[in-house]
RNA sequence: GCGCCCGUAGCUCAGUGGAUAGAGCGCCUGCCUCCGGAGCAGGAAGUCGGAAGUUCGAAUCUUCCCGGGCGCG
Numbered sequence: 001g002c003g004c005c006c007g008u009a010g011c012u013c014a015g016u017g018g019a020u021a022g023a024g025c026g027c028c029u030g031c032c033u034c035c036g037g038a039g040c041a042g043g044a045a046g047u048c049g050g051a052a053g054u055u056c057g058a059a060u061c062u063u064c065c066c067g068g069g070c071g072c073g
């Protein structure tokens, strides 16, 4: 340099054009308990890597850029 894949909550990931973007773990609060854990209930946390384009509508499709991984030269 070229090709392919990945980037979504603190972490691991789902969501592959349509309503307020979700799950598990973690975190916070309450209940329970002598205390903790477990269990139960509730809650916070996201410019969906950035920009532009297509579309009535984009996390999703296209282009460029940034970061990471693999392969080739």
Base pairs, nucleotide, nucleotide: 001072002071003070004069005068006067007066010025011024012023013022018056027043028042029041030040031039049065050064051063052062053061